This is a predicted structure of a 511-nucleotide part of an RNA (small-subunit ribosomal RNA, 5' domain) from an uncultured bacterium. Its Rfam family is "Bacterial small subunit ribosomal RNA".
Context: one part of a larger RNA
RNA sequence: GAAUGAACGUUGGCGGCGUGGAUUAGGCAUGCAAGUCGAACGAAUCCCCGGGGCAACUCGGGGGGAAGUGGCGAAAGGGGCAGUAAGGCGUGGGCAACCUACCCCGGGGACGGGGAUAGCCCUCCUAACGGAGGGGUAAUACCCGGCGAUGUGACGAGGGGGCAUCCCCUGGUCAUGAAAGGAAUCUCGCCUCGGGCGGGGCUCACGUAGUAUCAGCUUGUUGGCGGGGUGACGGCCCACCAAGGCGUUGACGCUUAGCGGGUGUGAGAGCACGACCCGCGCCACUGGCACUGAGACACUGGCCAGACUCCUACGGGAGGCUGCAGUCGAGGAUCUUCGGCAAUGGGCGCAAGCCUGACCGAGCGACGCCGCGUGUGCGAUGAAGGCCUUCGGGUUGUAAAGCACUGUCGAGGGGGAGGAAGGCCCGCAAGGGCUUGACCUAUCCCUGGAGGAAGCACGGGCUAAGUUCGUGCCAGCAGCCGCGGUAAGACGAACCGUGCGAACGUUAUUC
Repeated sequence: GAAUGAACGUUGGCGGCGUGGAUUAGGCAUGCAAGUCGAACGAAUCCCCGGGGCAACUCGGGGGGAAGUGGCGAAAGGGGCAGUAAGGCGUGGGCAACCUACCCCGGGGACGGGGAUAGCCCUCCUAACGGAGGGGUAAUACCCGGCGAUGUGACGAGGGGGCAUCCCCUGGUCAUGAAAGGAAUCUCGCCUCGGGCGGGGCUCACGUAGUAUCAGCUUGUUGGCGGGGUGACGGCCCACCAAGGCGUUGACGCUUAGCGGGUGUGAGAGCACGACCCGCGCCACUGGCACUGAGACACUGGCCAGACUCCUACGGGAGGCUGCAGUCGAGGAUCUUCGGCAAUGGGCGCAAGCCUGACCGAGCGACGCCGCGUGUGCGAUGAAGGCCUUCGGGUUGUAAAGCACUGUCGAGGGGGAGGAAGGCCCGCAAGGGCUUGACCUAUCCCUGGAGGAAGCACGGGCUAAGUUCGUGCCAGCAGCCGCGGUAAGACGAACCGUGCGAACGUUAUUC
């Protein structure tokens, strides 16, 4: 000098764009953060209309619709960096050892039947959370039979190829093996096969902190054979066999640490760092486990154990903010319990639409960068006051006053393109009609009037800028050198000056 997710002191007008719990991965009150589909299914309760009836009630039609069954989603999005020095990350390969819901392209197909179960009704247990028994009901839920392939498996045949196991193509035989309906204006779905896009899994090479005051480490350990398991290779797991495997090119141990794109600095080489944003990994009170599913060993799913908090009728139960706000604590220190789904994107849905603390916006903080303003011109007998003085004067200083103007920003009022693409209806189409903005933005007009808007640090040298008074090795200053013991340009004050300016200094840290 540059830089920072900064903090502290003094000061503080406006705007734009960013950014803001770095410490206790400490504990959490409250609200919200994942639902949706009636075009899969049966429907409680309620309301309306009509018929019968004196009424209770009953029959028919319609509306609305809780909860539930079922489907898809909930594995994304959002947060954090505890762990991890290698099951990670980065770069480049391999899979003749693999998977892939939704989406796209292409081929083929959907015949018939059955039994349940929630909701509901009845009875019962429990303080609660919840649960038991009986009756009865539906489906795109579940099950069975049939047809049946280019699929899968086994055994043959022919051809081609490779990388050892093998791979690809074309025939044959046997076995196995599927489906679901809804809507009635559009069509939306279902089953199977092949291909694709995108996504993932496994694997190899190289690179990836410090420490030798860690020198030896290892028994599923290293390899083989056979098997189990997986979507798939493999000691991944198991039985048996062999005795191997790694290591001074640093094994093993310990400490520290998420990694990268990048960021800061620097002429570069390098050094330091990894906030915000993007990619990958890991975590979700702590530890373990599996279930469901295309996908999880699953942040707002389940089970077990533990710690903690809460409820309890003492028998037993409930919970998990490292989502958005917010609170306590610890800390030098880090924000609103805001608005909206208008846009972008996501889930569900034929759609309308619903949900979305993702997101878009607003709020708070000079935390950072940038822009603007705090007025402009004229104005000397150089006013007054202050300070200095050699007492003549000098300086503050065109500075003020005064005169003439301007109207940025701010204030009050009004208008306002654009962010809007879409959606619905009519129409064969062209086209037409209706409609969607949380924010209140760019910008424009009117009113008023210099009015509301300047400080901070420094002035011995380094280093731009000095005089007077006070103090007297005291009080104090200080980054280094060093100042202060009676004339201190270095302390304190005043005047004056220098630098920067809505900031200026200090501290911490990096180069």